This is a predicted structure of a 73-nucleotide RNA (transfer RNA) from Oceanobacillus polygoni. Its Rfam family is "tRNA". It is annotated as a transfer RNA. Gene Ontology term of the family: triplet codon-amino acid adaptor activity. The sequence is in RNAcentral, with records from ENA. The coordinates come from a structure-prediction model, not an experiment, and the mean pLDDT is 81.
RNA sequence: GCUUCCAUAGCUCAGCAGGUAGAGCACCACCAUGGUAAGGUGGGGGUCGCAGGUUCAAAUCCUGUUGGAAGCU
Numbered sequence: 001g002c003u004u005c006c007a008u009a010g011c012u013c014a015g016c017a018g019g020u021a022g023a024g025c026a027c028c029a030c031c032a033u034g035g036u037a038a039g040g041u042g043g044g045g046g047u048c049g050c051a052g053g054u055u056c057a058a059a060u061c062c063u064g065u066u067g068g069a070a071g072c073u
Base pairs, nucleotide, nucleotide: 001072002071003070004069005068006067007066010025011024012023013022019056027043028042029041030040031039049065050064051063052062053061
């Protein structure tokens, strides 16, 4: 210098033939218990690394860029 992959909720991840974002754990409230843990019900929390572009509509396609990983020279 070139190529490929990864970057989504506090954590681990899912969602990719474009249609207004989910799970588990964690957190909060309540139920339940003599109490704790486990358990049950409900709830809060992210606009998808960042910046542009295409489109009626983009986490999802295209370009650039940042960080990480791997490979090639």